[in-house]
The RNA shown here (SAH (S-adenosyl-L-homocysteine) riboswitch aptamer) has 77 nucleotides and comes from an Actinomycetes bacterium.
Taxonomically the source falls in Actinomycetes (Bacteria, Bacillati, Actinomycetota).
Its Rfam family is "SAH (S-adenosyl-L-homocysteine) riboswitch aptamer". For this family Rfam cites "Riboswitches that sense S-adenosylhomocysteine and activate genes involved in coenzyme recycling" (Wang et al., Mol Cell, 2008). Its family is annotated with S-adenosylhomocysteine metabolic process and regulation of gene expression in the Gene Ontology.
Its mean pLDDT, the model's own confidence on a scale to 100, is 77.

RNA sequence: GGAGCCGAGAGGCGCUGCAACGGGCUCAGCCCGCCACGCUCGGCUCCUGGCUGUUGACUCAAGGGCGCCUCCCAGGA
Repeated sequence: GGAGCCGAGAGGCGCUGCAACGGGCUCAGCCCGCCACGCUCGGCUCCUGGCUGUUGACUCAAGGGCGCCUCCCAGGA
């Protein structure tokens, strides 16, 4: 650095729909379906690469189309 699984990021309903995915076609692409955690952080496992190494302390999020609702904290009226 990559992949998989799990957890966390308060929780729901509705809408549109890019990518991915599935199907079709006259297949450089188009159509239909589906679709708003696909993102980040942490733990474990595996793969790959680099780097002198080890220990301790402290801190611990940030983002995620639109509308509505619930919950939590603070302030105002």